Small-subunit ribosomal RNA, 3' major domain from Candidatus Loosdrechtia aerotolerans, 487 nucleotides, folded computationally.
The coordinates come from a structure-prediction model, not an experiment, and the mean pLDDT is 82.
Context: one part of a larger RNA
Order: sequence, then structure tokens, then C1' cells
RNA sequence: UGACGGGGGCUCGCACAAGCGGUGGAGCAUGUGGCUUAAUUCGAUGCAACACGAAGAACCUUACCGGGGCUUGACAUGGUAGUAGUAGGAGCCUGAAAGGGUGACGAACGGUAUCCAGUCCGUUGCUAUCACAGGUGUUGCAUGGCUGUCGUCAGCUCGUGUCGUGAGACGUUGGGUUAAGUCCCCUAACGAGCGAAACCCUUGUCUUUAGUUGCAAACGGGUAGAGCCGAGCACUCUAAAGAGACUGCUGUCGUUAAGACGGAGGAAGGUGGGGAUGACGUCAAGUCAUCAUGGCCCUUAUGUCCCGGGCUGCACACGUGCUACAAUGGUCGGUACAGAGGGAUGCGAAGUCGUAAGGCGGAGCGAAACCCCGGAAAAGCCGAUCCCAGUUCAGAUUGGAGGCUGAAACUCGCCUCUAUGAAGUAGGAAUCGCUAGUAAUCGCGGAUCAGCUAUGCCGCGGUGAAUAUGUUCCCGAGCCUUGUACA
Repeated sequence: UGACGGGGGCUCGCACAAGCGGUGGAGCAUGUGGCUUAAUUCGAUGCAACACGAAGAACCUUACCGGGGCUUGACAUGGUAGUAGUAGGAGCCUGAAAGGGUGACGAACGGUAUCCAGUCCGUUGCUAUCACAGGUGUUGCAUGGCUGUCGUCAGCUCGUGUCGUGAGACGUUGGGUUAAGUCCCCUAACGAGCGAAACCCUUGUCUUUAGUUGCAAACGGGUAGAGCCGAGCACUCUAAAGAGACUGCUGUCGUUAAGACGGAGGAAGGUGGGGAUGACGUCAAGUCAUCAUGGCCCUUAUGUCCCGGGCUGCACACGUGCUACAAUGGUCGGUACAGAGGGAUGCGAAGUCGUAAGGCGGAGCGAAACCCCGGAAAAGCCGAUCCCAGUUCAGAUUGGAGGCUGAAACUCGCCUCUAUGAAGUAGGAAUCGCUAGUAAUCGCGGAUCAGCUAUGCCGCGGUGAAUAUGUUCCCGAGCCUUGUACA
């Protein structure tokens, strides 16, 4: 100087407390461990691995296993020699395919020569050979790059100067204050940098500009009804430019400060809400399997091609989720209201067939509001039914019959109908999330993608709470101080 302490002081954080909803019990989905296996490819392992890499494992992917092939190679560049019915190649034989044979037909470019030429030289190609290719082999403790974490925590430093023999200290401490090393005051310090804040995006209010694909107040037309039509751009909205919030005004408190508390005005008030943004560093943290890369290793194989299998195996254990256990509910019928996205090998309307999944059909749309996906669901209202039961709860499991994608759904896809109707009656110890348009709850969209094991992930809107007296305690963190046999 740091680090540590079941030392002290001050202060924060869904850290506790106060609340609401879960996990832990059940079934299933998914990841992991373990076991099994010819293989169950590899990585990730306290927080910070375990719906993680994987935003899509039937084949492919694919790295694993079994079997069958190839050996200058699936891919690149170059040297030398050879080759010209050569390169290419319909077809045929063999084979599971890859591969191995065979092969009708049958080339091209530049130069030379008066012209033609499969004559010569060169290119392209092929064959042979040599350099080499190739490696998801190894080392993340040789590395770059990227990332996680403490932590959006308020810290981390430097120049000059001063003090100290020196390591170092002061500055950065102290008194206040703040979300903040934020600002003020004091001060052997005076300044400065990286961080914090601000600048950026979005959302909340208003103004101006603009008016189609958006809108519909007045006028006219029109209908069973409807911006449906003419004229319109008020309003909503869209999307560009501005305005607006700064403790600016005011009262009290405060050191005449920084600021705190209250008030006015205001759509918004003290960082308005949300996002992006992550200092010096820590963990030899993670990644050689994104990529790049040093060393080492393989080179008729640790390379490469193909078929089939595996990554989906199942006494079990754990994590993360979904669905439930019901009446604030289930079922049936009628009736509403979003936002944000996507669409050409695409989205696919009307109509029509089918109980349905879906089939036929093909209008319109490459969409800065046009066409389509597309009828949101919960809720609310009007009704009907069930009557507390393992039930008209719950839906696992299994039988049958179908549909879709795709060469192909046996291993191993999704969906529909019908039958079947398991556990489960609120979950022990323990443990997680959340402070407001949040939790909870309800549906919708997208990426990946032929299809889909998505209940995942990333977004979007609808409905919409409770609680916070407080900081004694648990956990983590910041500053000051103290002890130390630690570095």
C1' cells in the first nucleotide's frame, strides 16, 4: 500500500422487512448429470454451466458409430513430362449409394504461315509425377478478436508541486449535499484525464408544414347497411421541422453555498418513463468447434465421398418451463375492442367440398396506411347448462380412422376426428421474481424454417393490482477508520 475480520462509523441495492405471484409435490416439454451403448459427437460446470453455443438433429446438418469406396484428393496455386477422337458426354454393365468399368456423339481460345488442317507453339482440359492441399486433431495455461462477471457499482488515474531516507502520502481526506469523486465550503495543494451526467433513439403535450393508400365535421349524391361516391383536410392519424422542464418562479430550512422540503403554473417536476451506452481492472473466467493464429500431431488417414444408424437410448438425480388440481370455474350460443410484425419457390381473398385437420380454387398484393396473413383472446353484456364430485375438473397414456410437409415420417415429425380418461384436491425442508402501466393474467407477431417435436427465444399490445412502518437482522456493494502472525 492492499486484502481480510462472527471490529467500529456513515450510506446504498427487491438485500431484508411489508405485500402479490411462483418453484420445490403431479403429468408432460426441455437442458444437464449418471447409467447404457458400436456410437449415444463436441463444448459450457457456484453466483457468472444446466429452453446455454443450437434463430429449427427424419436425410442433409453431423463433427460420432458400423459398413462400402477415393488417395495431388471434396477445395487452392505452381513446376516438369506426356496426351488430342482430347475436354465434355446421352446411354449401358456393376453397386445400397458413393465408386469402378464401358461409351454413341463430340469441341473451344490465342499465335505462326497466302489459304485450309485434329501441322507446329502456347492456353484450357486430361494423365503421370513433384511441391502441396486437407484436419470440428491438441494446447483458451502460447495468442488475436469477441464475450461473461463484479456493475451502470462510483470509482480508477495522471502532470506539476509539497511532505517522507524510502516503499509511498497529499490531491481523492474533512463539513454538508447528491442517483453519482454530483456539486458547494474548507484545505499543501493547483489543475487535468478515463468514468458519472449531457449529447443519441423512443415515449408522454403542443405548434407549423404536408393530405394518399389515412381521416370523416359541414355540403351534395347513395344504400338493407357502410367514407360507398363527388367535393373536403376541420378532427384522428401519419412523418418531418420546431416549442417545451431549467429547481426557471415562489415560501420555509440551510453557512449569504451546494441543496432539501412544500407550493404555483404546466401534458409532464426536480435524472418525467424506457432504451442504447459498461471506466482502471478482477476471475491464467469462457471460446483454438464462428473466425484468425504460434507450437505440436495425422498424411492410402486424425483427410475425403457415400449408405445406414446415432446425437431422440432409460432403474435414477438436478435445473428451467408448460398444463393443471377447478365455480373469480368448465362447457355451449350470440355480441366487441389492439399493437407490432411478415409476405414472390411468397402471403393467399371470395366461392366451394369435408365434422375437422385440410382439399379445390385463384381475385388482389413486391404493400412510405392500398391486397393478404387476420375472425385477437381474456374481459364485459345477454342467455343456457353443470351443483362441489376425482366431477361436464384435469388432460397424460393408448387403440382406430384420416390430413399435411417432404425422394423418404419404422427408428424419429406435426395436425385433425373418434374412443380411452393416468397422476393431480394447492405441494416438506428450502427457494425465486417483482416497487406501476410494474407484478399477475390474456392473446397476437417474428426470426430460424420444406415440415416440426416452440410449452423456448425475441418483440407487441389488452386487462391491470397489493405493499414499502423502516434499516435490528440475512446477502452484496461504496467511503472513512481500526486490528492483523496474510500478500